[in-house]
RNA sequence: UGCUCAUCGAGACCGGCUGAGGGACGGGCCCUUUGAAGCCGGGGCAACCGGGGCGCGCGUGGUUACACGCCUGCCCAGCGGUGCCAACUCCUGCGGACCCUGGGGGUCCGAGAGAUGAGGG
Numbered sequence: 001u002g003c004u005c006a007u008c009g010a011g012a013c014c015g016g017c018u019g020a021g022g023g024a025c026g027g028g029c030c031c032u033u034u035g036a037a038g039c040c041g042g043g044g045c046a047a048c049c050g051g052g053g054c055g056c057g058c059g060u061g062g063u064u065a066c067a068c069g070c071c072u073g074c075c076c077a078g079c080g081g082u083g084c085c086a087a088c089u090c091c092u093g094c095g096g097a098c099c100c101u102g103g104g105g106g107u108c109c110g111a112g113a114g115a116u117g118a119g120g121g
Stems, first nucleotide, its partner, number of pairs: 001121001003119006013042005021031003025093004043085003048081003051076005057070005089113001094110007
């Protein structure tokens, strides 16, 4: 850097340095000198991967007991690898269905985009 799969309505902030932006993009609407972003230190949340336990199913071995492997569901811990700690991914953007309608608005579904993880290139 692009590909595949899964998830995205929950959860979690203090201090120091610094000093004007930030919320991916456009539109909106917000946050911010009562201090943005960034960096550093500490704390926390969560449970994707690794880890532990139990069970279903399948396979192999075994006379049995059982062992091992794979798959899958649930549970535990939070040690390791990541991630995250305003607002549903802040809302929306494209398509469809339905409802209200004067402009216009609302609900739901799907797509796209984005984020994170895992895998492989």

Source information
The RNA shown here (SAM riboswitch aptamer (S box leader)) has 121 nucleotides and comes from Candidatus Palauibacter denitrificans. Rfam family: SAM riboswitch aptamer (S box leader). From the family's description: The SAM riboswitch is found upstream of a number of genes which code for proteins involved in methionine or cysteine biosynthesis in Gram-positive bacteria. The source organism's lineage runs through Bacteria, Pseudomonadati, Gemmatimonadota, Gemmatimonadia and Candidatus Palauibacter. The coordinates come from a structure-prediction model, not an experiment, and the mean pLDDT is 85.